[in-house]
Context: one part of a larger RNA
Molecule: small-subunit ribosomal RNA, 5' domain
Organism: metagenome
RNA sequence: GAACGAACGCUGGCGGCGUGGAUUAGGCAUGCAAGUCGAACGAGAAAGCGCCCUUCGGGGCGUUAGUAAAGUGGCGAACGGGUGAGUAACGCGUGGGAAACCUGCUCUUGAGUGGGGGAUAACAGCUCUAACGGGCUGCUAAUACCGCAUGAUGCAGUGGAUCGCAUGUUCCGCUGUUAAAGGGGGCCUCUUCAUGAAAGCUUCCGCUUAAGAUUGGUCCCGCGUCCUAUUAGCUUGUUGGUGGGGUAACGGCCUACCAAGGCGACGAUGGGUAGCCGGCUUGAGAGAGUGGUCGGCCACACUGGGACUGAGAUACGGCCCAGACUCCUACGGGAGGCAGCAGUCGAGAGGCUUCGGCAAUGGGGGAAACCCUGACCGAGCGACGCCGCGUGGGUGAUGAAGAUCCUUGGAUCGUAAAACCCUGUCAGGUGGGAUGAAACCCCAUUUGGUUAAUACCCGAGUGGAUUGACAGUACCACCAGAGGAAGCUCCGGCUAACUCCGUGCCAGCAGCCGCGGUAACACGGGGGGAGCAAGCGUUGUUC
Numbered sequence: 001g002a003a004c005g006a007a008c009g010c011u012g013g014c015g016g017c018g019u020g021g022a023u024u025a026g027g028c029a030u031g032c033a034a035g036u037c038g039a040a041c042g043a044g045a046a047a048g049c050g051c052c053c054u055u056c057g058g059g060g061c062g063u064u065a066g067u068a069a070a071g072u073g074g075c076g077a078a079c080g081g082g083u084g085a086g087u088a089a090c091g092c093g094u095g096g097g098a099a100a101c102c103u104g105c106u107c108u109u110g111a112g113u114g115g116g117g118g119a120u121a122a123c124a125g126c127u128c129u130a131a132c133g134g135g136c137u138g139c140u141a142a143u144a145c146c147g148c149a150u151g152a153u154g155c156a157g158u159g160g161a162u163c164g165c166a167u168g169u170u171c172c173g174c175u176g177u178u179a180a181a182g183g184g185g186g187c188c189u190c191u192u193c194a195u196g197a198a199a200g201c202u203u204c205c206g207c208u209u210a211a212g213a214u215u216g217g218u219c220c221c222g223c224g225u226c227c228u229a230u231u232a233g234c235u236u237g238u239u240g241g242u243g244g245g246g247u248a249a250c251g252g253c254c255u256a257c258c259a260a261g262g263c264g265a266c267g268a269u270g271g272g273u274a275g276c277c278g279g280c281u282u283g284a285g286a287g288a289g290u291g292g293u294c295g296g297c298c299a300c301a302c303u304g305g306g307a308c309u310g311a312g313a314u315a316c317g318g319c320c321c322a323g324a325c326u327c328c329u330a331c332g333g334g335a336g337g338c339a340g341c342a343g344u345c346g347a348g349a350g351g352c353u354u355c356g357g358c359a360a361u362g363g364g365g366g367a368a369a370c371c372c373u374g375a376c377c378g379a380g381c382g383a384c385g386c387c388g389c390g391u392g393g394g395u396g397a398u399g400a401a402g403a404u405c406c407u408u409g410g411a412u413c414g415u416a417a418a419a420c421c422c423u424g425u426c427a428g429g430u431g432g433g434a435u436g437a438a439a440c441c442c443c444a445u446u447u448g449g450u451u452a453a454u455a456c457c458c459g460a461g462u463g464g465a466u467u468g469a470c471a472g473u474a475c476c477a478c479c480a481g482a483g484g485a486a487g488c489u490c491c492g493g494c495u496a497a498c499u500c501c502g503u504g505c506c507a508g509c510a511g512c513c514g515c516g517g518u519a520a521c522a523c524g525g526g527g528g529g530a531g532c533a534a535g536c537g538u539u540g541u542u543c
Stems, first nucleotide, its partner, number of pairs: 001543004006539005013389006019382002026345003030342003035075003040072002048063006082300003091225008101217002106213008114148001116146002123138006154177008163168001182205006191198003226272003233263003238260008275297004279290004302323005325336004353379001355378003361375001362373004392422004402413004426484001428479005436470001442464008487532005492513003498527005508515002
């Protein structure tokens, strides 16, 4: 000198863009943060309103409404969001390998979707419990569950050919084996019944199976990745082999047996510290330091352990066990997990609103309308940082008054003020007023595909209509009036800027050198000056 997720002191006008729990991975009140689908399924209210009856207590019907709430089932909940505790490791970075692997939804292609069965929740009745939550009996549905049929390029066994990189790949043949589910719309060409409808046709969404692709993941390897030798030896599933098991898959991953190996001064083992990177800071560079915000990867979710479900699990807002803590209890027993967004207490030098909206972007569900979304978009608070703007401009000398200094002549503050003439940024007021919105959907119309079809459905084009949290914001115009807006540090040298008074090795200053003991340009105050400026200094840290 530069930098900072900074803090402290004094001061503080406006705006834009960023940024804001670094310490206790300490404890948490409250609200919200993951739902959705009735076009998979069975069942299905009430208030209110209207009408009728009434013994005036009430009852019935319609609507509310196939709505709400709940249940079975599907998909999602493994994403998104947070934190950095642990980890010195194939964790990360980079470059390769998988002939050792998996992949829901999505896309492409081929084939199929036949015919049956038994349950169970919801519900009803009875019943246990303070609660959480259960138990028994009975009824019922499905795209829930289970057989059967059919079926191959799948899988298993076996024979042959071919290729390669060792295990093996690819192709051909034989034998065995394995699947499914329906739902919505429209129509009468075919079939059946016959004005019309269907088990018929058609279309869309699904379902099963196989192959390929995409996306995401898993595993292996080379190289790189802090300090410490005041850590020198470490290791028994240890190192390798065989058989078996397990996994999506290779493998001591696990197990039985056999052999005695494996690592290490090119630093094993141990100890300490630490998430890694793209980047960021500094520097001419080499390098050094660092990893906050944003992006990629990893790990974690009160602490430790475990599996289940699933295409996929460290399963943050899932389950089980143990522990600590908190809460409820009828004392028998139960409930909980903010390192999600806000917010609270604590510790701390120190870090915000218990805000608005799904309008945009994105995500989940749904055929869609739409619903959900503290992701996100916005607003609020903080000079925390960067950037921009303003606090006025011109004229104005008898150099006014005043202050300070003085050799008493004067000098400086100083064109500074006053005064006169102007301007109108920002703030204030009034009026106008956006971009961000393009769509989905709906209506009208033209056309292509499908089809028996001019129906339905799908696609394309044109026109119309709808949707804004921010926000009456940005911006524009007008109004008035210099009015509301300057401080902080320093002045001995380094280092730009000097005098007077007070003090008297005292009080004090200080980054280093050093000042102060009676003329202090170094302490304190006044005047003057220098530097930066809505900031200026100090402290801490890095280069």